[in-house]
Context: one part of a larger RNA
RNA sequence: CUAUGCUGAAGGAACUCGGCAAAUUGCACGUGUAACUUCGGAAGAAGCGUGACCUCUUCGUACGCAAGUAUGGAGGGGUGGCACAGACCAGGGGGUAGCGACUGUUUAUCAAAAACACAGGGCUCUGCGAAGUUGCAAAACGACGUAUAGGGCCUGACGCCUGCCCGGUGCUGGAAGGUUAAAGGGAGAGGUGCAAGCUUUGAACUGAAGCCCCAGUAAACGGCGGCCGUAACUAUAACGGUCCUAAGGUAGCGAAAUUCCUUGUCGGGUAAGUUCCGACCUGCACGAAUGGCGUAACGACUUCCCCGCUGUCUCCAGCAUAGACUCA
Numbered sequence: 001c002u003a004u005g006c007u008g009a010a011g012g013a014a015c016u017c018g019g020c021a022a023a024u025u026g027c028a029c030g031u032g033u034a035a036c037u038u039c040g041g042a043a044g045a046a047g048c049g050u051g052a053c054c055u056c057u058u059c060g061u062a063c064g065c066a067a068g069u070a071u072g073g074a075g076g077g078g079u080g081g082c083a084c085a086g087a088c089c090a091g092g093g094g095g096u097a098g099c100g101a102c103u104g105u106u107u108a109u110c111a112a113a114a115a116c117a118c119a120g121g122g123c124u125c126u127g128c129g130a131a132g133u134u135g136c137a138a139a140a141c142g143a144c145g146u147a148u149a150g151g152g153c154c155u156g157a158c159g160c161c162u163g164c165c166c167g168g169u170g171c172u173g174g175a176a177g178g179u180u181a182a183a184g185g186g187a188g189a190g191g192u193g194c195a196a197g198c199u200u201u202g203a204a205c206u207g208a209a210g211c212c213c214c215a216g217u218a219a220a221c222g223g224c225g226g227c228c229g230u231a232a233c234u235a236u237a238a239c240g241g242u243c244c245u246a247a248g249g250u251a252g253c254g255a256a257a258u259u260c261c262u263u264g265u266c267g268g269g270u271a272a273g274u275u276c277c278g279a280c281c282u283g284c285a286c287g288a289a290u291g292g293c294g295u296a297a298c299g300a301c302u303u304c305c306c307c308g309c310u311g312u313c314u315c316c317a318g319c320a321u322a323g324a325c326u327c328a
Base pairs, nucleotide, nucleotide: 001323002322003321004320005319006318007317008316010314011313014312019309027051028050029049030048031047036041038157052079053078054077055076056075057074058073059072060071061070062069063068080084092307093306094305095304097302098301099299100298104116105115120155121154122153123152124151125150126149132141133140134139158294159293160292161291163224164223165222168221169220170217171216172215173214174213177212178211179210183206184205188201189200190199191198192197225243226242227241228240229239252286253283264280265279266278267277268276
């Protein structure tokens, strides 16, 4: 010096990206316990006390005819130690916010998560030799099921909700019309032949799906505006004008896991706060099942703060074991 342990004056997170690591706590009984809440929880919340041994009193339990033996509870008095759940074992706690409802699942070997799944919700296909899937086929699964079933896609408990746009793309429907293949059709025309004929070509007209066209459909893919003026201080604009659009973003939320300018501004917390919390709204570039906003419980998730605790640190020191180093 390295690894693994033990101890430490005073201070106690000043360390650091960050309390990482370590320390604290730890059991049983008694007592006591907040916000919030889906009334189940939160909760072992938090917090406080007791615990060994001796002796007395008293009440049980099991066995026994009984004497009694074993064992447990409650109360009174006392004894010793630094320490009585004396070793080992054995939750630190509280508050705030984000995300995900939850228990689960995942990158075997750098990621366990806010990712996946989930119950619940919705759309859509499928009437049974079902749709869908595998296979060249036979056939099989679906399913020894039958729309309260099965497949696909999206969302993701629960609560309150889920606005406007069908112009584009998709899907569904549409006895008309346009276009349109093979095929049918055969007016005609050409070659050849004396001719019959053979042969080549061929206009109208009749021809399906598809496309065009007409509708519907957004919990289908998706989309959801500019400019100018205006109120008796100023400022702002309920209001007006105009252009464009399929329609111009509703509720709710908002410097946010989204805010560039930005450490926005104000408030809180600190002596001091680019983080955090509460507001404001000027949303570069939130927004409603690519779901919006809340939400008790839950989380080896993420953020900030507080109490306790500590060698994380001020600032290092000593000890133990195994290496390292020297000699053999």
Large-subunit ribosomal RNA, domain IV, 328 nucleotides, folded computationally. The sequence was found in a public genome assembly. Its Rfam family is "Bacterial large subunit ribosomal RNA". Model confidence (mean pLDDT): 89 of 100.